[in-house]
RNA sequence: GGUCCCAUAGCUCAGUUGGUUAGAGCAACUGACUCAUAAUCAGUGGGUCCCAGGUUCGAGUCCUGGUGGGACCA
Repeated sequence: GGUCCCAUAGCUCAGUUGGUUAGAGCAACUGACUCAUAAUCAGUGGGUCCCAGGUUCGAGUCCUGGUGGGACCA
């Protein structure tokens, strides 16, 4: 230098044919239980869907460029 893959909650990841309100587990917080802690149970909060543009009535999803990470080739 070239090709390909990945980027969604604090962490690990789902998200169907583009369809109108973006989810799970763990973690955090609150409460219950307990002499207390842990465990367990119930609930609550938490999102620039990497960034910028484009297509579309509608984009996490499709297209282009960029940024960061990874693999391979040279």
Annotation: The RNA shown here (transfer RNA) has 74 nucleotides and comes from a Candidatus Zixiibacteriota bacterium. The organism belongs to Candidatus Zixiibacteriota, within Bacteria.